[in-house]
Predicted 3D model of a 73-nucleotide RNA (transfer RNA) from Ceraceosorus guamensis. RNAcentral holds the sequence, with entries from ENA and Rfam. Taxonomically the source falls in Ceraceosorus (Eukaryota, Opisthokonta, Fungi, Dikarya). RNAcentral records the identical sequence in 2 taxa.
RNA sequence: AGCUCGGUAGUGUAGGGGUUAUCACGUUGGGCUCAUAACCCAAAGGUCAGCGGAUCGAAACCGCUCCGAGCUA
Numbered sequence: 001a002g003c004u005c006g007g008u009a010g011u012g013u014a015g016g017g018g019u020u021a022u023c024a025c026g027u028u029g030g031g032c033u034c035a036u037a038a039c040c041c042a043a044a045g046g047u048c049a050g051c052g053g054a055u056c057g058a059a060a061c062c063g064c065u066c067c068g069a070g071c072u073a
Stems, first nucleotide, its partner, number of pairs: 001072007010025003018056001027043005049065005
């Protein structure tokens, strides 16, 4: 330098045009218990890496940039 894959709550992830963005763990509150853990219920938490474009409509499609991993020279 070229190419491939990825970037989504605190962490790890699903979702590849239209519903309120999914699940697990974690966090907070409540229940249960003599008490703790476990278990049950509820809640908070996401500018979907950034900017621009196409579209009636974008987390998703296109372009550029940034970051990470890998391959080739």